[in-house]
Context: one part of a larger RNA
Molecule: small-subunit ribosomal RNA, central domain
Organism: uncultured bacterium
């Protein structure tokens, strides 16, 4: 390499859009590049294979045949692939009518709570722990009442509920805006699937500039614990967490499960629609789309998966090939940096 694989053994790219490419629905008709058939030429000799001959045999050698799976030319076939023309509606998309949703962006608003400030009442403790101490407090704390400031997050509702490609999204209102779903079947007529490169998005932490800073809290300081305690516990507390703009581009970015299509027993919840029926706050039945659990066939090393497949098939992409060395070194690209991406070998077991 081939073969075989990728939920957990090595292995699915973090996610989407999409270029090249690869693959691609149903009739009709033409061409004949691939494909198939016939013929001709060529495919040197030797060698190879088969049948004979010679050397006493053999190696060796001679003769005949085959093969040389190829190439070229030519004559045909038209099922399949390709290609041209013309058509279709089932794939795909559009129109119209609806309801659902923490989908996104921006602006505004609300109440509870923590903290701080001011004032009142009030007096010796408060706080914290396994127990303590550091800490706060007679310069009046903690507690309680009233007023004010400011920032961040939105209890209950809340649900293996919803939405989003993923990351993710939760007070309320408004504006703008994306997608999905159902019904109808009017329109287009294969416009599709996947997608190397590429582009875009991408939690938290981190970086830059400027704001903001209530609570929490890396680093740090102190008190404990301990043999020690650079920790766990406690008291403080700075970056940060928040906002605007820019960068970074990584995560157990997980369903550890790439995307798409078709087929293959059922049962039972739940969410969003639709049709029908009934004695109608509802129930039954059918159906489409999500989201869970159980379970047959099948699969699987087992665990388990099982119409949301890890089953049966097809298409395309990505990735794996013993452990360590190592996601390291070197080089290159990107980045302000931190670092990211790509990514070995010696050696060793």
């Nucleotide at each position: 390499c081939u073969g075989g694989g990728u939920g957990u053994a090595a292995a699915g790219g973090g996610a989407g859009c999409g270029u090249a490419g690869a693959c691609g629905g149903u009739g009709a008709u033409g061409c004949a590049a691939g494909u198939c058939a016939g013929a001709a030429g060529u495919g040197a000799a030797a060698g190879c294979c088969c049948g004979g001959g010679g050397u006493u045999c053999a190696a060796c050698u001679c003769c005949g045949g085959g093969a040389c799976u190829g190439c070229u030319u030519u004559u045909g076939a038209a099922a399949c692939u390709g290609u041209g023309u013309g058509a279709c509606u089932g794939g795909a998309g559009u129109u119209c009518a609806g309801g659902a949703g923490a989908g996104g962006u921006a602006a505004g608003c609300g109440g509870a709570a923590u903290u701080c400030c001011u004032g009142g009442u009030g007096u010796a403790g408060c706080g914290g722990u396994g127990a303590a101490a550091u800490g706060c407090g007679u310069a009046g704390a903690u507690a309680u009442c009233a007023g004010g400031a400011g920032g961040a997050a939105c209890a209950c509702c809340a649900g293996u509920g919803g939405c989003g490609a993923a990351g993710g999204c939760g007070c309320c209102u408004u504006a703008c805006u994306g997608g999905a779903c159902u019904g109808u079947a009017a329109c287009u007529g294969a416009c599709g699937u996947u997608g190397a490169g590429g582009c875009u998005c991408g939690a938290a932490a981190g970086c830059g500039u400027g704001g903001g800073g209530a609570g929490c809290a890396a680093c740090c300081a102190g008190g404990a614990u301990u043999a020690g305690a650079u920790a766990c516990c406690c008291u403080g507390g700075u970056a940060g967490u928040c906002c605007a703009c820019c960068c970074c581009g990584u995560a157990a970015a997980c369903g550890a499960u790439g995307a798409a299509u078709a087929u293959u027993a059922g049962g039972u919840g739940u969410c969003g629609g639709a049709a029908a029926g009934c004695a109608a706050a509802g129930c039954u039945c059918u159906u489409c789309g999500g989201u869970g659990c159980c379970g047959c066939a099948g699969c699987a090393a087992a665990c388990g998966c099982a119409u949301u497949a890890a089953a049966u098939a097809u298409u395309c992409c990505a990735c794996c090939u013993g452990g360590g060395g190592a996601g390291u070194a070197c080089g290159u690209u990107c980045g302000c940096a931190a670092g990211a991406a790509u990514g070995a070998a010696a050696c060793u077991c």